[in-house]
The RNA shown here (c-di-GMP-I riboswitch aptamer) has 86 nucleotides and comes from a Planctomycetia bacterium.
It matches the Rfam family "c-di-GMP-I riboswitch aptamer". Gene Ontology term of the family: cyclic-di-GMP binding.
Taxonomically the source falls in Planctomycetia (Bacteria, Pseudomonadati, Planctomycetota).
RNA sequence: CCUCGAGAAAGGCAAACCGGUCGCAAGGCCGGGACGCAAAACCAUGUGUCGCGACGGGAAACCGUGGCUGCAACCUGGUUGGCGAA
Numbered sequence: 001c002c003u004c005g006a007g008a009a010a011g012g013c014a015a016a017c018c019g020g021u022c023g024c025a026a027g028g029c030c031g032g033g034a035c036g037c038a039a040a041a042c043c044a045u046g047u048g049u050c051g052c053g054a055c056g057g058g059a060a061a062c063c064g065u066g067g068c069u070g071c072a073a074c075c076u077g078g079u080u081g082g083c084g085a086a
Stems, first nucleotide, its partner, number of pairs: 004084002012037002017032006041079003046075001048071002051068002054065004
């Protein structure tokens, strides 16, 4: 340095839910709270998924096309990081 991940050490993050707030909404932020996480740090490549509204078909249910805004703690891809047992 790379791989790897412990009954180690120092720490870190924070699911559901609740309160407040912003948003048409998905959802975001703050506080509480911990199901968990060796990348549950960052990005959003691919795949996925939600919301909003548009067009077309249709009696409707629904289907298709493409646009915008999100989520991503399933996986994939990229970047960076702590420690050092086997």